[in-house]
RNA sequence: ACCUUAUCAAGAGUGGCGGAGGGAACGGCCCGAUGAAACCACGGCAACCUGCCUGGAGCAAGGUGCCAAUUCCGGCGGAAGACGCAAGAUGAGGA
Numbered sequence: 001a002c003c004u005u006a007u008c009a010a011g012a013g014u015g016g017c018g019g020a021g022g023g024a025a026c027g028g029c030c031c032g033a034u035g036a037a038a039c040c041a042c043g044g045c046a047a048c049c050u051g052c053c054u055g056g057a058g059c060a061a062g063g064u065g066c067c068a069a070u071u072c073c074g075g076c077g078g079a080a081g082a083c084g085c086a087a088g089a090u091g092a093g094g095a
Base pairs, nucleotide, nucleotide: 002094003093004092005091006090007089008088013042014041015040016039021031022030023029026074027073028072043067044066045065047064048063049062050060051059052058053056071087075085076084077083
């Protein structure tokens, strides 16, 4: 990188370092010198796996993941925030 499948309106940040970018791509709109990304430390959340039991809107926090804005908004069908499809992200499984 590819295939299958589930979920995506909830939740959760400080410090150090760094020095101009970041929010997937494109358009928009935002965030950013009152300090972006990356990296490090510590902390937190609880979606999936896992463990536990009193078996549920449960607890834990070991693995993955995540911690501005609905996946920030937007595409196609649809009257529609329903629902289905596309794109993306994450988990679990597979080859």